[in-house]
RNAcentral holds the full RNA, with entries from ENA and SILVA. A computed fold for a 340-nucleotide part of an RNA from an uncultured bacterium, annotated as small-subunit ribosomal RNA, central domain. Rfam family: Bacterial small subunit ribosomal RNA. Its family is annotated with structural constituent of ribosome and ribosome in the Gene Ontology. Model confidence (mean pLDDT): 87 of 100.

Context: one part of a larger RNA
């Protein structure tokens, strides 16, 4: 490195915009760079290679000649390339529907907790497998009435929906991005991917400043228990929320990179339409085929093409150096002795 592979065995970058690079629809002329093709020249000799010969063979030796590379020169024109020319199915753009928890802002309700005022009341409450800490005569709990104050938003709701992804759910307003359907009007190859690069990126944790109902790491006290730094209880701080910055990480999952073509049927369901059908998503059976099996099967893990990223025995270890980002925690590249 070549092969071979990545859904569970090692292996698909969380995700997307896009540079360079690599690859790219149809038709017509030209060109001749690459391509194939003649001749010349150069390719030191041993060697290898390929036919002979020689020592009884053989290894050895000795003779002969090919390739291939590099230049020059004439040829060919299918195919790649370059240069012109056209086309319209890839790609976009228009237009006129149309669904959706997609984004950000402001504004707003109710039902529950909690907390305080205030009425009625009284010895209880509360919590467990069962107890105790704890609250209550200073009147607790329970119960009406009213406040205040934070947070999430029962039903609807649904292998629905929408978003690159993470993610996103009351209600109303405002601003905005995407997407699907049909019209086939318009451009005319304007495409695919995408090292580097940039953005976005759940929770947790960081910085400042607020903000704190409930929950709730540390913590404390009760309890279990041989102990019990836990699991059960009662308190309870960051933090959970908000603006702004930062951190880049997840079993960031479909453990499945995009992107295009093709390849039996069935059936649910979401949007569109010209509605016995036909696009676009989302599911579940199953064919051929993959597949080590399980399974996947027009949402492929079948069968091809083109690009990226990653694997290459286990463990030492995603650990040390090193470098680089970060405030920090730490990311991110990332071995090796050694051992089996």
């Nucleotide at each position: 490195u070549u092969g071979g592979g990545u859904g569970u065995a090692a292996a698909g970058u969380g995700u997307g915009u896009g540079u360079a690079g690599g690859c790219g629809g149809u038709u017509a002329c030209u060109u001749a760079a690459g391509u194939c093709u003649g001749u010349g020249g150069u390719c030191u000799a041993a060697g290898c290679c390929u036919g002979g010969a020689g020592c009884u063979c053989a290894a050895c030796u000795c003779c002969a000649g090919u390739u291939c590379g590099c230049c020059a020169u004439g040829g060919a024109a299918a195919c790649u390339g370059a240069g012109u020319u056209a086309c319209u199915u890839g790609a976009g753009u228009a237009u006129g529907g149309u669904a959706g928890a997609g984004g950000c802002a402001a504004g707003u309700g109710g039902a529950a907790u909690u907390u305080c005022u205030a009425g009625u009341g009284u010895a209880g409450c509360g919590g467990u497998g069962g107890a105790a800490u704890g609250c209550g005569u200073a009147g607790a709990u329970a119960u009406u009435a009213g406040a205040a104050g934070g947070a999430a938003c029962a039903c609807c709701a649904g292998u629905g929906g929408c978003g690159a992804a993470g993610g996103c759910g009351g209600c109303u307003u405002g601003c905005u991005g995407g997407g699907c359907c049909a019209u086939u009007a318009c451009u005319g190859a304007c495409g695919c991917u995408g090292a580097g690069a940039c953005a976005c990126g759940a929770a947790a944790g960081c910085g400042u400043g607020g903000g704190g109902a409930g929950c709730g790491a540390a913590u404390a006290g009760g309890a279990u228990u041989a102990g019990a730094u836990a699991c059960c209880c009662u308190a309870g701080u960051a933090g959970u929320c908000c603006a702004c910055g930062c951190u880049g990480u997840a079993a960031a999952c479909g453990a499945u990179g995009g992107a295009u073509a093709c390849u039996a049927a069935g059936u649910g369901u979401c949007g569109g339409a010209g509605g016995a059908u036909c696009c676009g998503g989302u599911g579940c059976u199953g064919a051929a085929g993959u597949u080590a099996a399980c399974a996947c099967a027009u949402u492929a893990a079948g069968u091809a093409u083109c690009c990226c990223a990653c694997c290459u025995g286990a463990g030492u270890a995603g650990u040390a150096c090193g470098g680089u980002c970060g405030c920090a925690a730490g990311g991110c590249u990332g071995a090796a002795a050694c051992u089996c």